RNA sequence: AAUCAAAACCGGCAAGUCAGUUGAAAAGCUGAACACGCAAAGCUAUGGGCCUAAGGUGAAUAAACUAAGGUUGCCAGGUUGCAGCA
Numbered sequence: 001a002a003u004c005a006a007a008a009c010c011g012g013c014a015a016g017u018c019a020g021u022u023g024a025a026a027a028g029c030u031g032a033a034c035a036c037g038c039a040a041a042g043c044u045a046u047g048g049g050c051c052u053a054a055g056g057u058g059a060a061u062a063a064a065c066u067a068a069g070g071u072u073g074c075c076a077g078g079u080u081g082c083a084g085c086a
Base pairs, nucleotide, nucleotide: 004084012038013037016034017032018031019030020029021028022027036073042079043078044077046076047075048074049071050070051069055066056065057064
């Protein structure tokens, strides 16, 4: 150094709850006291999955369908990084 992968720090992230805020929604963001968890729970919607359906389609204000909206803490891929038992 590569492969690999045990452990995880006086370090890091953080579901959920409450408040505020953006949004049609799903969901995002900010703050507070905490802590379900995580060794990439860093970044990236590229492939699949999942959520939503404003707009569109629909004879229609209905049903249904639809992502250009989300989710990387669903799984892969890409990319960067911490650490070092064997």

This is a predicted structure of an 86-nucleotide RNA (c-di-GMP-I riboswitch aptamer) from Rheinheimera sp. Taxonomically the source falls in Rheinheimera (Bacteria, Gammaproteobacteria, Chromatiales, Chromatiaceae). Rfam family: c-di-GMP-I riboswitch aptamer. Its family is annotated with cyclic-di-GMP binding in the Gene Ontology.